[in-house]
RNA sequence: AGAGUUUGAUUCUGGCUCAGAACAAACGCUGGCGGCGUGCCUAAUACAUGCAAGUCGAACGGGGAAAGUAGCAAUAUGAGUACUAGUGGCGCACGGGUGAGUAACGCGUGGGUAAUCUUCCUCAAAGUUUGGGAUAACUAGUCGAAAGAUUAGCUAAUACCAUAUAAGACCACAGGAUCUGCGGAUCUAGGGGUCAAAGGUUUUUCGCUUUGAGAUGAGCCCGCGUAGGAUUAGCUAGUUGGUAGGGUAACGGCCUACCAAGGCAACGAUCUUUAGCUGGUCUGAGAGGAUGAUCAGCCACACUGGAACUGAGACACGGUCCAGACUCCUACGGGAGGCAGCAGUAGGGAAUAUUGCACAAUGGAGGAAACUCUGAUGCAGCGACGCCGCGUGAGUGAUGAAGGACUUCGGUUCGUAAAGCUCUGUUGCAGGGGAAUAAAAAAAUGAAGGUACUCUGCGAGAAAGGGUCGGCUAACUUCGUGCCAGCAGCCGCGGUAAGACGAGGGACCCUAGCGUUGUUCGGAAUCAUUGGGCGUAAAGCGGGUGUAGGUGGCUUUGUAAGUCAGGUGUGAAAGCCCGGGGCUUAACCUCGGAAGUGCAUUUGAUACUGCGAAGCUUGAGUGCUGGAGAGGCUACUGGAAUUCCUGGUGUAGUGGUGAAAUACGUAGAUAUCAGGAGGAAUACCGGAGGCGAAGGCGGGUAGCUGGACAGACACUGACACUCAAACCCGAAAGCGUGGGGAUCAAACAGGAUUAGAUACCCUGGUAGUCCACGCCAUAAACGAUGGAUACUUGUUGUUGGAGGUAUUGACCCCUUCAGUGACGAAGCUAACGCGUUAAGUAUCCCGCCUGGGGAGUACGGUCGCAAGAUUAAAACUCAAAGAAAUUGACGGGGGCCCGCACAAGCGGUGGAGUAUGUGGUUUAAUUCGAUGCAACGCGAAAAACCUUACCUGGGCUUGACAUGAACUGGAAGGGUGGCAGAGAUGUCCCCGCCCGCAAGGGCCAGUUCACAGGUGCUGCAUGGCUGUCGUCAGCUCGUGUCGUGAGAUGUUGGGUUAAGUCCCGCAACGAGCGCAACCCCUGUGAUCUGUUGCCACCGGCGCAAGCCGAGCACUCUGAUCAGACUGCCCUGUGAAACGGGGCGGAAGGUGGGGACGACGUCAAGUCAGUAUGGCCCUUACGGCCAGGGCUGCACACGUACUACAAUGCCCAGGACAGAAAGAACCGAAACCGCGAGGUGGAGGAAAUCGUUAAACCUGGGCCCAGUUCGGAUUGAAGGCUGCAACUCGCCUUCAUGAAGUUGGAAUCGCUAGUAAUGCCGUAUCAGCUACGACGGCGUGAAUACGUUCCCGGGCCUUGUACACACCGCCCGUCACAUCAUGGAAGUCGUUUGUACCCGAAGUCGCUGCGCCAACCCGCAAGGGAGGCAGGUGCCUAAGGUAUGGAUGGUAACUGGGAUGAAGUCGUAACAAGGUAGCCGUAGGGGAACCUGCGGCUG
Repeated sequence: AGAGUUUGAUUCUGGCUCAGAACAAACGCUGGCGGCGUGCCUAAUACAUGCAAGUCGAACGGGGAAAGUAGCAAUAUGAGUACUAGUGGCGCACGGGUGAGUAACGCGUGGGUAAUCUUCCUCAAAGUUUGGGAUAACUAGUCGAAAGAUUAGCUAAUACCAUAUAAGACCACAGGAUCUGCGGAUCUAGGGGUCAAAGGUUUUUCGCUUUGAGAUGAGCCCGCGUAGGAUUAGCUAGUUGGUAGGGUAACGGCCUACCAAGGCAACGAUCUUUAGCUGGUCUGAGAGGAUGAUCAGCCACACUGGAACUGAGACACGGUCCAGACUCCUACGGGAGGCAGCAGUAGGGAAUAUUGCACAAUGGAGGAAACUCUGAUGCAGCGACGCCGCGUGAGUGAUGAAGGACUUCGGUUCGUAAAGCUCUGUUGCAGGGGAAUAAAAAAAUGAAGGUACUCUGCGAGAAAGGGUCGGCUAACUUCGUGCCAGCAGCCGCGGUAAGACGAGGGACCCUAGCGUUGUUCGGAAUCAUUGGGCGUAAAGCGGGUGUAGGUGGCUUUGUAAGUCAGGUGUGAAAGCCCGGGGCUUAACCUCGGAAGUGCAUUUGAUACUGCGAAGCUUGAGUGCUGGAGAGGCUACUGGAAUUCCUGGUGUAGUGGUGAAAUACGUAGAUAUCAGGAGGAAUACCGGAGGCGAAGGCGGGUAGCUGGACAGACACUGACACUCAAACCCGAAAGCGUGGGGAUCAAACAGGAUUAGAUACCCUGGUAGUCCACGCCAUAAACGAUGGAUACUUGUUGUUGGAGGUAUUGACCCCUUCAGUGACGAAGCUAACGCGUUAAGUAUCCCGCCUGGGGAGUACGGUCGCAAGAUUAAAACUCAAAGAAAUUGACGGGGGCCCGCACAAGCGGUGGAGUAUGUGGUUUAAUUCGAUGCAACGCGAAAAACCUUACCUGGGCUUGACAUGAACUGGAAGGGUGGCAGAGAUGUCCCCGCCCGCAAGGGCCAGUUCACAGGUGCUGCAUGGCUGUCGUCAGCUCGUGUCGUGAGAUGUUGGGUUAAGUCCCGCAACGAGCGCAACCCCUGUGAUCUGUUGCCACCGGCGCAAGCCGAGCACUCUGAUCAGACUGCCCUGUGAAACGGGGCGGAAGGUGGGGACGACGUCAAGUCAGUAUGGCCCUUACGGCCAGGGCUGCACACGUACUACAAUGCCCAGGACAGAAAGAACCGAAACCGCGAGGUGGAGGAAAUCGUUAAACCUGGGCCCAGUUCGGAUUGAAGGCUGCAACUCGCCUUCAUGAAGUUGGAAUCGCUAGUAAUGCCGUAUCAGCUACGACGGCGUGAAUACGUUCCCGGGCCUUGUACACACCGCCCGUCACAUCAUGGAAGUCGUUUGUACCCGAAGUCGCUGCGCCAACCCGCAAGGGAGGCAGGUGCCUAAGGUAUGGAUGGUAACUGGGAUGAAGUCGUAACAAGGUAGCCGUAGGGGAACCUGCGGCUG
């Protein structure tokens, strides 16, 4: 520090996810040791049991031992000692726990207290007098189950009361001084009033009282800071203030009475939700964000609610009273209790410990002290919960052991790893020693602990796991599984070769831990102060006016609030950071420093901002002159046109459409003329023109009125800019009331179209469209671009004005201001693009955005008559959604071009019969494959057996075949031998007996083992081969250049070509694979060759025949050459390429044909041609045999043949080829047979032999018919091949003589030696299904105007929401399932307001006739002061009644939403998406949607 993920690829936008760190964690697997920390985050739920606050006998009265000692004992002593209930004092307000409440002066920070208190402690001053009356305990009773209560009597104090004295204390009055910003404070004369005390003791001290000061602690007040929600906007009657009084330690509406009517709030009051706050902690580069366990400070609470008492301090965790809930005891009358103290229990929960030891240390309470108490604390226990440290051994050791795994079978790896050998002893076990912590003179005192530490011995002995290994992300293979099981943080893996699942091996990471889950920060510049954006990605309010607010021109001066600098105080400690120190190290602990960016205060500076004052003119405004304009409102008015009405002329149609129909018309339409009515809109001018803030504005005239612009001068003197809230304007549609109504036209009706057509088209037609008044407030209200100001090269048009120049002239030209367009520099931008009218460079202000969907929806509020508008979520769901540009593909987009693509022609197919292949069906089997073009007379150039792979049945198991090994035996082998059997095979018989001296070898058979074998599967694991687009003209590369990039350029353009063929041009220049050519055949000629071919000349023989001699001229054979290259001429709007015409030539513009098939596409075809990975079978999925099947047949399709006839058929006669094959072969003559064929065997391994070409020609017959056409089918008789023609061959003869009379929709081939037509040959092959396939020659046409259309293809361009690429993508209803959510009659809670009722305990007030010791009067009785019980009043918790608000749960039913491999209906959108789309609005419709009106171009 980044990475993965949207796409075919790219750039951007943007979300999701990951890598890091951390944790009071939990879970899974595993687990040796130690140190230091840490441990109920949930139920502030309920709690058994024990402990957590007592102490003082030196305050007091009472009670009162024992051991021991002495003594015989009684007894004495110990000793009135220890101890002790009670009175009294101090403490219990600390320490410890928890975080429920609290959004607050609660906390933090800084101040104030001149508005205060402070036990104990310290210092200082002064004092501690004299008296009195009670009361617990105790004794005696009473009541009660208990808790406890009560009566009478006795008694003490440092308990209580009175009194003396008392100041510098307090109170009131009052003169003076000092300080102070105010209020006021302090000091000091004076006289007056009020208030003290306690004693104890071991005789030294401890106490007590008053006052002052300090220290400590506490109270109160203030500035600032400290959560969310505006779908909470108004709140408040003690409320705000005053006066007086009360109350408090103290200020204060804190309380009361009276008076006034204030106070708070957009800088967020009130309400509501959530929350203890902080130092800090985690993270982060920081700024920040999150958090508030442990430690520390503050606050709050103590079962829930209320209340006070005591006290220095409480409204009190282990106190009191009351009410409530709960639990327990009970004799039913009544009582007791409060673990959010330490342990512990139950419960809850994913989850959190021992009912431990000790007061030795630190600290606390009491005490004079000894000491007692202390679950504070110190320690121990449990938990890998965290951090830190150590160990599980070290060295050596290569036969690279065994074994595992993999393997290309060679080996590789685990791996120096192990074993073995040599060592060590951290830890461990046993034993010995043994602390510090204990302190200021001495002694005593150690829970932890016989611990830490240390020494000796023993012994490698007892100590390694977890996760991961597709990418991110370090680490790879085998097997199993087969979209199953499973994995997954994201992308995504798994459908038979999974590096992604599971297992094994190996590797990687970390290590006593490792992973997972959860949470926080980071990455995330993904809320952006640092540090983002808003034309098209999310995002500029529809527009304006304008308040608060924010911001603001030039100069001078003052001030010093902001700002800057210095000082001071504070910012607790701990923590973080730096430097030391202590534990063996570290964690940890400790000392010092720094820091704590803050707050307060003080001193200074004055550039900038603010504030005050004074000025200035350039911003802004006013006045004057002038012209431009569909700016607005009102009134009046014109002509053209549509429609309607009246009348005339006139007659059969009109109208409308792609074509029609509905409609109108003989009752006279349309057309035409004249007249009239009425409403709406304003042709031409008219323009990318003008005006307006926007919406918007268009005949003319008049009136009223707003704004802008230009010019030149004068004036005011910053008066400015922007703008939450507010107000105003705001197209169309729509709404209300009243008019109006010509046109057009939602709805509606009819007609068409269509599978349907709730549409598009047509005929009608109502709201509406128009006016007035009033609502509505939205649009793609768009430049998808807020306003203002300044700056930054230009060119060109246009509108309005001004100036200059020159002119007859403002015709032109130049300058300038204001608008409005186009193109473009720099710059900006993801790109497209913007570019002085910025989307550039800057400043100010406002609005808005933060992934897609859900959703601009729900709920709530506001507005509206309504429609609805505005404000505006969440659950849930996805990993994308999106912008621009690129390459393709596609378009019922465009342009150019080609092809038997269409057209023009010829002949077919589709109908019939047959053949053949396929589907289907059947079957024991009908083996398998090929399936649009590009499967279907295809693999198959030959299925009767064989082939053969299929079926049935019968045999074989190292096998029919290959190699190797071991053992045994034998030659091998032969037999036209026998028997059984369907055969395979079995059995028997006969003949025969290899080489070598030997060892042994070759061969054969048997047994055994490795293995053979498989047409079994996968063509989607493959090689190879092939088909297809397509013989289409394309496909690429190097370097350069352009672009952020994908990519582009080249390869596009202008011509031309069959061609990316060539030429020209050009940021390209070159090159490669294709095209063409080179190759073969063919067409002409030459040379050579001359048999088997040929025969012109010469000769011979002959009836004839190249038959023979001779010959090689010709034909021919087959080898080498020549020839054709736009070569020459003319021509083109010629520049060239090239085209057109001509010359010569056998051939002319590629002469014709073939072979040859670019990059690639189709997971195209083939595992059954062969090869081959993997899987599968192994007495069978292998192998042998017989028979059957592949030929089965209701049917459908493809490809052919033969026909339907007269351009024909039949009969007779006659003529002309080429190519090819031939020895298990071709087979002549001759003979036989009607014929197939048979006999025969000349010749031929071939230019030598064998082979009738047919159509055609000549003659004759047939005469349009199911025929002398056609030949299927069937019967009979034969022939041939073959072991064998039944299933199931071909051929012949005779007989039979189906269908069929030219073929519907549709569809195929062909452009010249072609189509059509005729025959011939060959491969395979015993024979044959051949009518097939591949070749050969003969005869031999027609037509092409042309490129509109169909199909396919090429190039350029355009649009795209497609990229599996239009057989694409995709929308909505309906149906089913699941999920979350809204509404809802109600219903159940929670909370809160208001009014009222009741009202415990308690403070306060009043009363107090009952009662009372202290003081006063009084001899006494009694009275007084003072007080108590009781009563009563105010307040008030809980409770109750009534009625509102808020919020949550649930709910019959209901609304939409989301999601879900293969449901239904359509096809709305993306291409001109087949009616361009979209926005607003209104109506309609199963649904997407359709239509009207206005708007936008996306």